[in-house]
RNA sequence: CCCUGAAAAAGGCAAACCGCUUGAAAUGGCGGGACGCAAAAUUAUUGACCUAAAUCCUGUUUCCCAGGACAUGGUUGCAAUACUGCCAGG
Numbered sequence: 001c002c003c004u005g006a007a008a009a010a011g012g013c014a015a016a017c018c019g020c021u022u023g024a025a026a027u028g029g030c031g032g033g034a035c036g037c038a039a040a041a042u043u044a045u046u047g048a049c050c051u052a053a054a055u056c057c058u059g060u061u062u063c064c065c066a067g068g069a070c071a072u073g074g075u076u077g078c079a080a081u082a083c084u085g086c087c088a089g090g
Base pairs, nucleotide, nucleotide: 002090003089004088005087012037013036017032018031019030020029021028035077042082044081045080046079047078048075049074050073055069056068057067058066059065
């Protein structure tokens, strides 16, 4: 430096769900809680996915209302890329 993660050690993270909270929503935050995770650390670009307040279009047409489009809102416990790293073995 590269590969692997059966067992062990030291630690780490924390799904669902519950409570409070943010937001139009999707989500996010805090606490509890552990299904799992060897990068389930970090970062932000591309893709993927979620949402549709505002905006636009259509119907109605004064409004209301209904339908559609749309990210400028989000998700990394979705993938790739970038970057750093614990233990054990080869």
Molecule: c-di-GMP-I riboswitch aptamer
Organism: Candidatus Scalindua sp. SCAELEC01